[in-house]
RNA sequence: AGAGUUUGAUCCUGGCUCAGGAUGAACGCUGGCGGCGUGCUUAACACAUGCAAGUCGAACGAGGUAAGAAGCUUGCUUUUUACCGAGUGGCGGACGGGUGAGUAACGCGUGGGUAACCUGCCCUGUACUGGGGGACAACAGCUGGAAACGGCUGCUAAUACCGCAUAAGCGCACGGCAUCACAUGAUGCAGUGUGAAAAACUCCGGUGGUACAGGAUGGACCCGCGUCUGAUUAGCUAGUUGGUGAGGUAACGGCCCACCAAGGCGACGAUCAGUAGCCGACCUGAGAGGGUGAUCGGCCACAUUGGGACUGAGACACGGCCCAAACUCCUACGGGAGGCAGCAGUGGGGAAUAUUGCACAAUGGGCGAAAGCCUGAUGCAGCGACGCCGCGUGAACGAAGAAGUAUUUCGGUAUGUAAAGUUCUAUCAGCAGGGAAGAUAAUGACGGUACCUGACUAAGAAGCCCCGGCUAAAUACGUGCCAGCAGCCGCGGUAAUACGUAUGGUGCAAGCGUUAUCCGGAUUUACUGGGUGUAAAGGGAGCGCAGGCGGUCUAGCAAGUCUGAUGUGAAAUCCCGGGGCUCAACCCCGGAACUGCAUUGGAAACUGUUGGACUAGAGUGUCGGAGGGGUAAGUGGAAUUCCUAGUGUAGCGGUGAAAUGCGUAGAUAUUAGGAGGAACACCAGUGGCGAAGGCGACAUACUGGACUGUAACUGACGUUGAGGCUCGAAGGCGUGGGGAGCAAACAGGAUUAGAUACCCUGGUAGUCCACGCCGUAAACGAUGGACACUCGUCGUCGGCGACAGACAGUCGGCGGCCAAGCGAAAGUGAUAAGUGUCCCACCUGGGGAGUACGGUCGCAAGGCUGAAACUCAAAGGAAUUGACGGGGGCCCGCACAAGCGGUGGAGCAUGUGGUUUAAUUCGAUGGUACGCGAGGAACCUUACCUGGGUUUGACAUACACAGGAAUUAUAUAGAGAUAUGUAAGCGCAGCAAUGCGCCUGUGAACAGGUGCUGCAUGGCUGUCGUCAGCUCGUGCCGUGAGGUGUUGGGUUAAGUCCCGCAACGAGCGCAACCCCUACUGCCAGUUACCAGCACGUAAAGAUGGGGACUCUGGCGGAACUGCCGGUGACAAACCGGAGGAAGGUGGGGAUGACGUCAAGUCAUCAUGGCCCUUAUGCCCAGGGCUACACACGUGCUACAAUGGUUGAUACAAAGCGAAGCGAGGCCGCGAGGCGGAGCGAAACGCAAAAAAGCAAUCGUAGUCCGGAUUGGAGUCUGAAACCCGACUCCAUGAAGUUGGAAUCGCUAGUAAUCGCGCAUCAGCACGGCGCGGUGAAUACGUUCCCGGGCCUUGCACACACCGCCCGUCAA
Repeated sequence: AGAGUUUGAUCCUGGCUCAGGAUGAACGCUGGCGGCGUGCUUAACACAUGCAAGUCGAACGAGGUAAGAAGCUUGCUUUUUACCGAGUGGCGGACGGGUGAGUAACGCGUGGGUAACCUGCCCUGUACUGGGGGACAACAGCUGGAAACGGCUGCUAAUACCGCAUAAGCGCACGGCAUCACAUGAUGCAGUGUGAAAAACUCCGGUGGUACAGGAUGGACCCGCGUCUGAUUAGCUAGUUGGUGAGGUAACGGCCCACCAAGGCGACGAUCAGUAGCCGACCUGAGAGGGUGAUCGGCCACAUUGGGACUGAGACACGGCCCAAACUCCUACGGGAGGCAGCAGUGGGGAAUAUUGCACAAUGGGCGAAAGCCUGAUGCAGCGACGCCGCGUGAACGAAGAAGUAUUUCGGUAUGUAAAGUUCUAUCAGCAGGGAAGAUAAUGACGGUACCUGACUAAGAAGCCCCGGCUAAAUACGUGCCAGCAGCCGCGGUAAUACGUAUGGUGCAAGCGUUAUCCGGAUUUACUGGGUGUAAAGGGAGCGCAGGCGGUCUAGCAAGUCUGAUGUGAAAUCCCGGGGCUCAACCCCGGAACUGCAUUGGAAACUGUUGGACUAGAGUGUCGGAGGGGUAAGUGGAAUUCCUAGUGUAGCGGUGAAAUGCGUAGAUAUUAGGAGGAACACCAGUGGCGAAGGCGACAUACUGGACUGUAACUGACGUUGAGGCUCGAAGGCGUGGGGAGCAAACAGGAUUAGAUACCCUGGUAGUCCACGCCGUAAACGAUGGACACUCGUCGUCGGCGACAGACAGUCGGCGGCCAAGCGAAAGUGAUAAGUGUCCCACCUGGGGAGUACGGUCGCAAGGCUGAAACUCAAAGGAAUUGACGGGGGCCCGCACAAGCGGUGGAGCAUGUGGUUUAAUUCGAUGGUACGCGAGGAACCUUACCUGGGUUUGACAUACACAGGAAUUAUAUAGAGAUAUGUAAGCGCAGCAAUGCGCCUGUGAACAGGUGCUGCAUGGCUGUCGUCAGCUCGUGCCGUGAGGUGUUGGGUUAAGUCCCGCAACGAGCGCAACCCCUACUGCCAGUUACCAGCACGUAAAGAUGGGGACUCUGGCGGAACUGCCGGUGACAAACCGGAGGAAGGUGGGGAUGACGUCAAGUCAUCAUGGCCCUUAUGCCCAGGGCUACACACGUGCUACAAUGGUUGAUACAAAGCGAAGCGAGGCCGCGAGGCGGAGCGAAACGCAAAAAAGCAAUCGUAGUCCGGAUUGGAGUCUGAAACCCGACUCCAUGAAGUUGGAAUCGCUAGUAAUCGCGCAUCAGCACGGCGCGGUGAAUACGUUCCCGGGCCUUGCACACACCGCCCGUCAA
C1' cells in the first nucleotide's frame, strides 16, 4: 500500500466482498509447563445454609464463673484479680463492599462562584470545667401471647437527663465611627439591651468535657461551556415567569404559602418520543475521526417495588425504623417473620462466566489508653488455554537416498537426512537434598512456595486451518448438477488443482479455525477529503423577512486572531529514560505529555464593531429609439359549418382497398343573401419580448421591463435567500354563459386469429368567455443565482459614434465554428461544463417506491412531505468492435424477371421416416440427411437375431514345461463348426550334448472388441464460398477497448488497378504459373493415314511405296487492351473498330484465405479415457438387413401423331479386355448354347451407336398409346436363385388423357433430347462416373423474394433477432 466482482473487450460512476487490528467472548478439533492478569455482557429473576460491623469494664449499676485474701454466724459477708453474656451510656453501623435499574439531568466532564453555607473524629490557639435535682432500663414480683413481642407494680447508677451560677469571647437587636467592595453588601472598633455552657474517670503520667476563633478534611448550593437519535414530535407552560410579605433550610431560591402582575421557553430545536449511568480511559485510524464505557481509578444513582420521616456532624440510611404493594416462610388463624445489585453457594435464564477454600502474616478500616477484638475490605490459594508473555516437545553426524506410502511417460520421482544407526545434552515435567526475602523485637495464610544443588532416562509433551483467483501452497483416486463446497467471483451434468479421501505442500503453533461485534481499508457522509448537463443529484419561476457573505480611505476599541506569564488539567494509562522479577508479559521511579479551560500582560495587519470620508458596486434623474411584454374595450377580412333562395342531376364522401354515412323528400357541385363561433394565412427569420409558464390580424386607452447616450443626484443603499408570499403550459373541478370547427368517452364501418387500437363515418364532455379552485409536466439548455478574470473567428437584432458611402470601433442581446483549460468520454469552450469568491437547493447501489403509514393542502381528482420489511450483486454513464434492423446508399449471383424443360398427380425403382419384428445391425437428419457411407446385402459381406460350439483364443510378440518335423491323404458322427480315428511323413547344423526352424498341449504375460464417448482428440470432409475478403510490422491518433493502413473519388470478375490521403510497407487470399480444349509451325511417322506413282479385289490402304493430307504426340508460336478512334482527370479503365482461328480472365478443369457451424465421421484409419475378458472376444448353420396400413425425398417409364410400330439404310467419342474380351460359323422365336480364329490390343474383340434421314402403317381411341401386375415356359451366373438375382418367350394389359397449393434446374455447344462406355461385380444398375450425336428460347431491367460484399445509421443484442424482453394465466 491494495485486490476481486457489472462488459465480447474498454474507460468511468457505483455498490457488494476480501486481506489488518481488537474482544470480559462463545462454539468445533486439539492440548506439555510456568508467570502475570482476568472470569453472569442474559433474569435490577427468586434465593436454602454459613459468614460479611462491631467495640469500649479507663462512663454506669446489677448478675454469674474461677482464683486469691480478710472477717467470721462454716456458709454467709466484705474485698482483689481475671473472665462471661445481657442492660444503661459513648463512638462506629452515612466508611469499606456490590450493582447500573433509573437518569438526556448542573447527572457527568471542565473552569469558576458562595459578600448565600455546614463540617464528628484530627491539629493550633484562647477561656473555662462551680453547685444542685428528679427519673428510666437492667433487676424483682405479678401477668398477656402459640410465637414475635409485651403490660402493670416496685428498686437503682452514670461521662444518660434537667434547672441554677459564671461569660474573656460568641449569638441576636439598636444606633455610631472607620476601612473596603462584584448589586443585594463585607470587615474592624467602641457602646447599650438581651440570650445560651460543661462530666467526669484515673494506674496521678494523663485521658476526657464546654465555649469561641483559626486550620485541615469532607460535603452542600449556584453559574459559563460541552454532553445520543427522531420534525412522520412545532408549539410548550397556572407555581407556570416575576414581584411583595410570611414560613422553611446549614444556606440562596416558588423550596413552600398568601396576595399582585402576565409573564417564561422555542427553528441557535422548546415540548414530546426512543435509547443511555457520565468521565479518566480502552479499541481502531497516518491523522482528523469512528466505536466502546468489563477489569483499575473519580463522580452519580440504586439496595424486592413505591412513599415517608426519625436519629445523627453527616442518611431520608444495602446487612436501621414506619406505611403501602407483590412474593416467600412460620402460625395454635388471633397474628408474626424476611429482603445476597456483600463473599461463597443454589435454582432459573442463557451460546456463556469459577470455591458453600485459607488467613488477618502484610496493607488499610472501626472501637479501645492499651493489650486486643472485629474486618468474605484485603492478602493468598483453587477452577477455566479466557487473554498476554516466556519455555519445551531435543542437538550433531548420518545415502544402501532402506522399507512403507503416493505417483509415474514404468526409466523414475516425492516423502527424505527425514527414519534407522552412532555420538551428545537435560530446559520443562518426574525423584532426592538444601531452602529464602516479604518482618523494625515478636507474629508468615501463601508454603517446604520461589530459588539452588545432585542423580537419572530422548525419555512423558503437536496440533489445527488451508492449497481455483483474491492468497503462500497440487497431484491421484472416488463421485457424476448427485453427495456436497462457498467470504466474493463461483465450483459439481464421467478425465473436478474448487465436493470426499489419500499422498505431498503452505501457514500458524499449545494452540488453530469458525461465529458474533467494533474500527480500518471506505476519499462509500468527503472539516482534513466528494459531487449534481448525459452515471444518484439544480427547487417550474420570481419577490423577499430572518440568516450567511460583502467595495475604497481613515481614526478608535480589542470580541474573534496572534503572543508571553500564572493557575488548573487527580492518580493510573499512552510515550521517553532508568530500575526490579534469569528474559518478557508484569511491576516500580523519574521525565514528558494531557493538543483543554480560566485569569492576566501585550500586538492591531486581517475579520468584527463604533465614528468620519469617498464613488468604480447599486440606485435616481434626463434625451432617445426597438419590441407577438401585460390588461381592457372595440374593429376587420379569408376559411369551415349551418340556414334561405336560385341553377342543376345522380351520385357524393372516404380509403391501401372498402364499408358505415349523406343523397331523387334533390345531396355533392355552383350563385346570391344571411347567422354564428373560433382562429388570425402571406410577412416569419438558430429574428423580437418576457422571471418562468408563455406571447403573432388591426387601431385605441392604461401599464411593466430591458437597452443606448449623458454623467446632474444619493453614497454601499449590495448579493444570496431556509421558512413565507406571488406567478405558473396542458389537463381537471365548481357556478353561469357560449358552442362554428376540432374532438377524450361512446356508436357504427373496416383491418385482424382476435382488434376494447392504428384507418374511416359520426359524436358528447372539453376546447372559447367571466369568476373561483387545482399547482403539476422531458415546467429541458435534462446546466440555480450574483460578481470578477481568461486566445480567436463568422453571422445577426437594437442603439451610439462617424460619414458622401462603405469598412473598422463600442454597449446590450441572439447564434455558428474553434484554442488553452476542463471532462469518464461524448463534448463544453467569454451565453463555460474554464479559473476564483459568496449564498441557496439537492445526491449517497438497484428493486421494493415516490409506494405504505402519519401529517398537511384540496370540493374532488390528487399534490407536498415520505419510510421499512424483504430481495439482488449488480443497476448505470460514455465510448469500442461485431452481429442484427419489415434503416439508408452502392454493387454482385439463374436471386428475381424473361424463357425452356421438369418435380408435386399415375405405375414402378431406390433412399428415409413410421410401424412391425427374435432381428428388421449401425451411422447421416433444415439449408449442408434422405439413388447418402454402399463404386453393387441370395451364402460370404454382416457389424443384427435364433440356435450349436470354444476360451492364450481366428490374429501379434515373447517365456517356461511336456510332446511332436512341417505336412499330406482318408474314414465315421454331425446342419456345420467340431469331435474321434487311421495311414503316410520323421527337418537342418553338430561326433555328441545341444542349438535353429515349424507344430501340438498346459500355464502365465497378453490378444481381441464394428462395445461407449466425434461434447476428450488427430486426420479427412461438408457449408458459408471461388464470396473478396482476412491480417501483420513500424509509425501516427486515442487514458483505454481500439482506430488508421483496409476509409474517400473512379474502375474491375476481383482489397483488380489508378488517383488522393498519417501513413509506409508486407503476408495469406484474387490473378498468373499447371492440365484439357480451339488455330498453327517444326520434328517424328506404326498398329493410324492415302494425294500423286505402281499393283490389286466382287468390294476393300489389302499390297509396294509415300510423309503431302487426316490423325497420333513431342517441342514451339499465337492474345498483350499490342494497334486505331472516342469517353475519362493528361490516370486506371471503359466503349467502338481493324486485323485475327480465337478479343478483352477465349471455353472448361484442378486450385477453397482468416474463420463459422462443440457441423459430420471413435463403423475407413489412428488415438486418450472408460467398459467386457468361459464374453460385449472367436467359430459355425439358419434367419434378418429385401417386412408394409401409411408419409416424404430422388429417379425411371409414360400419358402419345414433333408420336407408336415395321422395313431397309448412315454418321461418333471415350473407354474396357487374360480366372478376360471373344469374331466368323452352326443351333434356338429369344435370353442363350455349341465351338473356338484373333487379341495383354491406334493391330483382335466388346461394338449394333441411337436420335436423325427414307418408305409404309396407325387417325385421337384408354388406342397398334402406356406398360404395371399376374399365369405359364425358359436362359444364365453361382455349392445354392423359396424367403431374395438378372434376362428371354407366350399370354394377361392396371393406373395414367399433362398433374392442386407449392416447388426445382438451366444464359450456349448451355437447356432439352439421343444413344455409347466404365467402376463395383460370379451374377445383379431406372443409381453413380464419363463420352460423344442432334441442338434451342430468353435476359426490358434490379422495384420485389433469397444469399452475399462495401460504406453509413440506430441499438437495452454479444449464446449476438432462432437475440433481448413485458404482461396475464398455470405449474

Notes: Small-subunit ribosomal RNA from an uncultured bacterium, 1371 nucleotides, folded computationally. Rfam family: Bacterial small subunit ribosomal RNA. RNAcentral holds the sequence, with entries from ENA and SILVA. Its mean pLDDT, the model's own confidence on a scale to 100, is 85.